Predicted 3D model of a 93-nucleotide RNA (c-di-GMP-I riboswitch aptamer) from Desulfobulbaceae bacterium UBA5611. It matches the Rfam family "c-di-GMP-I riboswitch aptamer". Rfam's curators write: GEMM was predicted in a large-scale screen for bacterial structured RNA regulatory elements. Taxonomically the source falls in Desulfobulbaceae (Bacteria, Pseudomonadati, Desulfobulbia, Desulfobulbales). The model forms 95% of the base pairs in the Rfam consensus. It was read from a public genome assembly, where an Rfam model found it. Its mean pLDDT, the model's own confidence on a scale to 100, is 82.

[in-house]
RNA sequence: AACAAAUAAAGGCAAUCCAUCUGAAAGGAUGGGACGCAAAGCCUCCGGCCUAAUUCAGCGAUUAUUUGCUGAUACGGUAGCGGGGUUGCCGGG
Numbered sequence: 001a002a003c004a005a006a007u008a009a010a011g012g013c014a015a016u017c018c019a020u021c022u023g024a025a026a027g028g029a030u031g032g033g034a035c036g037c038a039a040a041g042c043c044u045c046c047g048g049c050c051u052a053a054u055u056c057a058g059c060g061a062u063u064a065u066u067u068g069c070u071g072a073u074a075c076g077g078u079a080g081c082g083g084g085g086u087u088g089c090c091g092g093g
Base pairs, nucleotide, nucleotide: 012037013036017032018031019030020029021028022027035080041086042085043084045083046082047081048078049077050076055072056071057070058069059068060067061066
């Protein structure tokens, strides 16, 4: 100098839940707080899953305007569901 195996060292992140804010919702943000995580750092390119504002279709109510219900639908979300891309700490006996 290179390679490089952990029940090591130094640290890091933060589930459920609670409070506030935000969103149509799924969810997200901040604070508290820890289930866990060797990428549980970052990125929606691929698949899955979640929601359905919007749109379409059907059914019902109504004199009408309108409105309710059901189904489908992502341009929304989930990176702590995987795959992929990218960056990164240590390197013992």